Predicted 3D model of a 474-nucleotide part of an RNA (small-subunit ribosomal RNA, 3' major domain) from an uncultured marine bacterium.

Context: one part of a larger RNA
RNA sequence: UGACGGGGGCCCGCACAAGCGGUGGAGCAUGUGGUUUAAUCCGACGCAACGCGAAAAACCUUACCUAUGCUUGACAUACUUGGAAUACUUUGUAAUGAAGUAGUGCCUUCGGGAGCCAAGAUACAGGUGCUGCAUGGCUGUCGUCAGCUCGUGUCGUGAGAUGUUGGGUUAAGUCCCGCAACGAGCGCAACCCUCAUCUUUAGUUGCCAUCAGUUCGGCUGGGCACUCUAAAGAAACUGCCUGGGAUGACCAGGAGGAAGGCGGGGAUGACGUCAAGUCCUCAUGGCCCUUAUGGGCUGGGCUACACACGUGCUACAAUGGCGGUGACAGAGGGAUGCAAUAUGGCAACAUGGAGCAAAUCCCCAAAAACCGUCUCAGUUCGGAUUGUUCUCUGCAACUCGAGAGCAUGAAGUUGGAAUCGCUAGUAAUCGUAGAUCAGCAUGCUACGGUGAAUACGUUCCCGGGCCUUGUACA
Numbered sequence: 001u002g003a004c005g006g007g008g009g010c011c012c013g014c015a016c017a018a019g020c021g022g023u024g025g026a027g028c029a030u031g032u033g034g035u036u037u038a039a040u041c042c043g044a045c046g047c048a049a050c051g052c053g054a055a056a057a058a059c060c061u062u063a064c065c066u067a068u069g070c071u072u073g074a075c076a077u078a079c080u081u082g083g084a085a086u087a088c089u090u091u092g093u094a095a096u097g098a099a100g101u102a103g104u105g106c107c108u109u110c111g112g113g114a115g116c117c118a119a120g121a122u123a124c125a126g127g128u129g130c131u132g133c134a135u136g137g138c139u140g141u142c143g144u145c146a147g148c149u150c151g152u153g154u155c156g157u158g159a160g161a162u163g164u165u166g167g168g169u170u171a172a173g174u175c176c177c178g179c180a181a182c183g184a185g186c187g188c189a190a191c192c193c194u195c196a197u198c199u200u201u202a203g204u205u206g207c208c209a210u211c212a213g214u215u216c217g218g219c220u221g222g223g224c225a226c227u228c229u230a231a232a233g234a235a236a237c238u239g240c241c242u243g244g245g246a247u248g249a250c251c252a253g254g255a256g257g258a259a260g261g262c263g264g265g266g267a268u269g270a271c272g273u274c275a276a277g278u279c280c281u282c283a284u285g286g287c288c289c290u291u292a293u294g295g296g297c298u299g300g301g302c303u304a305c306a307c308a309c310g311u312g313c314u315a316c317a318a319u320g321g322c323g324g325u326g327a328c329a330g331a332g333g334g335a336u337g338c339a340a341u342a343u344g345g346c347a348a349c350a351u352g353g354a355g356c357a358a359a360u361c362c363c364c365a366a367a368a369a370c371c372g373u374c375u376c377a378g379u380u381c382g383g384a385u386u387g388u389u390c391u392c393u394g395c396a397a398c399u400c401g402a403g404a405g406c407a408u409g410a411a412g413u414u415g416g417a418a419u420c421g422c423u424a425g426u427a428a429u430c431g432u433a434g435a436u437c438a439g440c441a442u443g444c445u446a447c448g449g450u451g452a453a454u455a456c457g458u459u460c461c462c463g464g465g466c467c468u469u470g471u472a473c474a
Base pairs, nucleotide, nucleotide: 001474002473003471004470005469007468008467009466010465011464012463013462015458016457019422020421021420022419023418026314027313028312029311030310031309032308033307034305035304042053043052064300065299068296070294073124077123078122079120080119081118082117083116086102087101088100089099090098091097106113107112126289127288129287130286131285135283136282137278138277139276140274142272147186148185149184150183151182152181153162154161155160166177167176168175192266193265194264195263197234198233199232200231201230202229203228206224211221212220213219237260240254241253242252243251244250316415320374321373322372323371324370325369332363333362334361337356338355342351343350344349381412386407387406388405389404390403391402392401428450429449430448431447432446433445434444
């Protein structure tokens, strides 16, 4: 100087408390461990691994296993020789192959050249092989915590100290005052995006607001007032008032205002810590393989199942289930696409196809509300499991897809010890869309609808910041 303390002081955080809803019990989904296996590819392991890499494992993916082919190789550069490339058919068993047909291109200074194919030779290719404890890059975490440092000066023999401590204040090393310090840098804040108000500009969205027509649909003429869209501005600064405070920083209340004291949200992550994670994104040192640890292909596996754990979904019901009637979003996506109206089917879906490269057309709501029924039961709750008949995608649904109809109707009556999230348009609840994608979501990412309760307070648990103290620790 740090680190640590079941030392002290001050302060903060959904840290506790006050509340609301969960997990832990059930069934299923998914990940992991373990076990099994020819293989169940690999990585990730307290917080910070475990719906994680994986924004899609039937083939492919795929790295694993089995069988079977290849050896200058699937891919790159260089050399030689020959040939147009290419398309199609037959055969075979998937690859590798075998046979046949069509074809004779482009540029040209007519020498040849570019690109492509085949054969040969060697330099080489290739490796998701090892080492993340050799590395770059990227990322997690403490933590969006308020800290981390430097120059000069001063003090100290020195390590170092001071500044950065102190008195106040703040979300903040934020600001004020004081002070052997005076300044500065990286962080904080602001500048950026978005939401909330208004104005201007602009109207193939919107409006009868106003006028006319009308098939009653902004449908048509007409208009840009409003809504909206998207560009530019305005607006909030403790600016004003009262009180407190040290006449300061600032704090409490008030006015006006769409918004008030950081207005809500996002992006933004200091010096560093964990030899944290990643050599399987990529790059890369070293080591290793080179008729194989490379490369092709078939089938299988990654989907196994006495069990254990994590994360979720659905429930256990009446604030509900079922039937009927029937409203109201936002954000996205759409050409190998989204698909209306219509018809068939109980339905999944099929037929057919208007319109739309989209503020124009389409995908497109549910909870809520109203009416009826059920009356507390393992039920008209719950839907697992199983049987069967179908639908769709796709060369192909056996291992191993999703969906529909009928039948079946398990467990489950609110969950031990323990444990998690959340402070407002939040929790809870209800649907919607997108990426990936032929098909496949209870996951992920976004979007809106309905919409609470509670916070006395900081004694205690956890984590963190500052000062101080002790130390046999570095």